[in-house]
Small-subunit ribosomal RNA, 5' domain from an uncultured bacterium, 510 nucleotides, folded computationally. Its mean pLDDT, the model's own confidence on a scale to 100, is 80. The full RNA is in RNAcentral, with records from ENA, Greengenes and SILVA. Rfam family: Bacterial small subunit ribosomal RNA. Rfam links the family to the GO terms ribosome and structural constituent of ribosome.

Context: one part of a larger RNA
């Protein structure tokens, strides 16, 4: 001077931030990723309309349908929140590269969408299990899935031209041969919103390299897929990623390997600066989602609220077998010195999906708890005695507490009554939409000093002293040190000093 702090004692009011640092400890509830009926076949179905029956307002049937929807399809669930446990690493920082790489939605532009079929959930029957969840036969539909056509600017493979490079080769052009695509939907309708093939651009994401990155040498040798090569597999991609076969390398006192700590920056903090110290909040990358392994699906997976399997824990069970993961919001147990509500909302901002209306969103926006930190403002203001009284001292003459008080005159921030009353929403226009929030902020008019001050010190450092009490006791102390009978160091008391809704201590950095 600072801090996510704690504690002690005291606390009026707003505003903006902040709030498990410990056990990556278990976790009760509930919510946190859903959405599209304008892909699709069913189920339900207000209503309306017709027909028959008759107890004339009901039954039973048809058609038509707003509407809602379990399943099939389609996007998204790879964002978004959340931790710091691993990691001394191309992790991260900064700077280059890929002629060695992919990328849905999205802009931009060329082509194009022609015929065919075969199934299956849902349904419907039977059946098995306490459940959780199934098996068996039948029947159907699509933007579901599968055949053909057609096809280059695509791919592949051959060889030619021209150009570029950084070895392999890239580009661009022109031949020949093989190959590979689709889906439709809504409306009267114009059209809109989907499909494919390519070519760009945009986002993103993969990779490799250069330099920078903590401590110990009471840690000196480490390494066999190791180092390289050929050759094959793989991967979007390069490459010991793997693998076969041959060499025998490869890193290291310029600190390997080993152990030990720890996410990494932008930035905070502190210091004239160099520099040291931290990595909460906000931004950015990285790693994790009970503990280890696995793929799968997809443009994209550490796949935190997917899936398999294995192990600990927990619950249910008809003992045959199932089910679950808060390090998402909230809240609970546990541990701590110690850290909040099981709120409100989708209005605004953003995100998913949708043609739109809309849905869904514990992200975000509010709002509650805390003096936990920053600001502001407040607890009155003038004027008032050769100076009240009480307290304290006192040489008993006084002196100080003191213009302090009372008192007299104001004022009106906050407060409190009435009243009024927002922005925060929004684009062609008008019109609807506020959780916060309700009569709040603001503004008008009353009212009325009323309701609001501690806390530490006071020998020297270091600003501020007297009295009593104690008597090396009882205590005090960051350092010196202080207390054994006149203690400015203990303890009270009056007085002063600092600060001030805060003070103090303690704890950590520089």
């Nucleotide at each position: 001077g600072a801090c996510g702090a704690a504690c002690g004692c005291u606390g009026g009011c707003g505003g903006c931030g902040u709030g498990c640092c410990u056990a990556a400890c278990a976790c009760a509830u509930g919510c946190a990723a859903g959405u599209c009926g304008a892909a699709c076949g069913g189920g339900g179905g207000a209503u309306g309309c017709g027909u028959a029956g008759c107890u004339u307002g009901c039954u039973a049937u048809g058609c038509a349908a707003a509407c809602c929807u379990a399943g099939u399809g389609g996007c998204g669930g790879a964002c978004u929140g959340g931790u710091g446990a691993g990691u001394a690493a191309c992790g991260c920082g900064u700077g280059a590269g890929c002629a060695a790489u992919c990328u849905g939605c999205c802009g931009c532009a060329g082509a194009g969408a022609g015929u065919g079929g075969g199934a299956u959930a849902a349904c419907a029957c039977a059946u098995g299990g306490a459940a959780a969840c199934g098996u068996g036969u039948g029947c159907u539909a699509a933007u579901a899935c599968c055949g053909c056509a057609u096809a280059a600017u695509g791919u592949a493979u051959a060889a030619c031209c021209g150009u570029g490079g950084c070895a392999u080769c890239g580009c661009g052009g022109a031949u020949a041969u093989a190959c590979c695509a689709a889906a439709g939907g809504a409306g009267c309708a114009a059209u809109c919103c989907g499909c494919u093939c390519u070519g760009u651009g945009a986002u993103g994401a993969g990779c490799u390299c250069g330099c920078g990155u903590c401590u110990g040498a009471u840690u000196a040798g480490g390494u066999a897929g190791u180092u390289g090569g050929u050759g094959a597999g793989g991967u979007a991609a390069c490459g010991g990623c793997u693998c076969a076969c041959c060499a025998a390398g490869c890193c290291u006192a310029c600190g390997a390997u080993c152990a030990g700590u720890a996410g990494c920056c932008g930035a905070a903090c502190u210091g004239a600066g160099a520099g040291g110290u931290u990595g909460a909040u906000c931004g950015g990358c990285c790693a994790c989602a009970u503990u280890g392994g696995g793929a799968c699906u997809g443009a994209g997976a550490u796949a935190c609220g997917g899936c398999c399997c294995a192990g600990a824990c927990u619950c249910c069970u008809a003992c045959g077998g199932g089910a679950g993961g808060c390090a998402g919001c909230a809240g609970u147990g546990g541990g701590g010195g110690a850290u909040a509500u099981u709120g409100c909302a989708c209005a605004a901002u953003g995100g998913a999906g949708g043609g739109a209306a809309c849905u869904c969103u514990g992200a975000u926006g509010c709002a509650g708890c805390a003096a936990c930190g920053c600001c502001g403002c407040g607890u009155g203001a003038a004027g008032g005695a050769c100076g009240a009284a009480g307290g304290c001292c006192u040489u008993c003459g006084g002196g100080u507490u003191g213009u302090a008080a009372a008192c007299u005159u104001c004022u009106g921030u906050c407060c409190u009554u009435g009243g009024u009353g927002a922005c925060g929403a929004a684009g062609a226009a008008a019109g609807g939409u506020g959780a916060c929030g309700g009569g709040u902020a603001g503004c008008c008019a009353g009212g009325g000093a009323g309701g609001a001050a501690g806390c530490c010190a006071c020998g020297g450092c270091u600003a501020a002293c007297u009295a009593c009490g104690u008597g090396c006791c009882a205590g005090c102390a960051g350092c010196c040190g202080c207390g054994g009978u006149a203690a400015u160091a203990c303890g009270u008391a009056g007085g002063u000093g600092g600060c001030g809704a805060g003070c103090g201590u303690u704890g950590u950095c520089c």